[in-house]
RNA sequence: AUAAACAGCAGGGGAGAGUUCCAGCGCAGUUCGUCUGGACACCGAAGGGGCAAGCGCGCGGCGCGGCAGCCGCGCGACGAAUCUCUCAGGUCAAGGGACCCUGCGAAUUUA
Numbered sequence: 001a002u003a004a005a006c007a008g009c010a011g012g013g014g015a016g017a018g019u020u021c022c023a024g025c026g027c028a029g030u031u032c033g034u035c036u037g038g039a040c041a042c043c044g045a046a047g048g049g050g051c052a053a054g055c056g057c058g059c060g061g062c063g064c065g066g067c068a069g070c071c072g073c074g075c076g077a078c079g080a081a082u083c084u085c086u087c088a089g090g091u092c093a094a095g096g097g098a099c100c101c102u103g104c105g106a107a108u109u110u111a
Base pairs, nucleotide, nucleotide: 002111003110004109005108008104009103010102011101012100013099018040020039021038022037023036024035025033026032041091042090043089047087048085049084050083054078055076056075057074058073059072060071061070062069
């Protein structure tokens, strides 16, 4: 220097579940409301929590000249998700949205 990965930024795509009910407030009044309080019912893809195999450590047994190795038990602040929990968030639209695509992409890493 080049290429790739990567935090992030911009644009595009992007699911699920109540336009639920009651009262209050606003409004002439109703619809309505990121409004207040209550009731039950749901969703999982902001975020967050949990864990399997494995790995590590210890003890015991087998094994060996000694190791290696194998088996069993216990512990662990190691160990994943689109799984799970439903705290948070969400259940018309808007907004948000894991993840995907395109472009840009610092430091760093790899070649």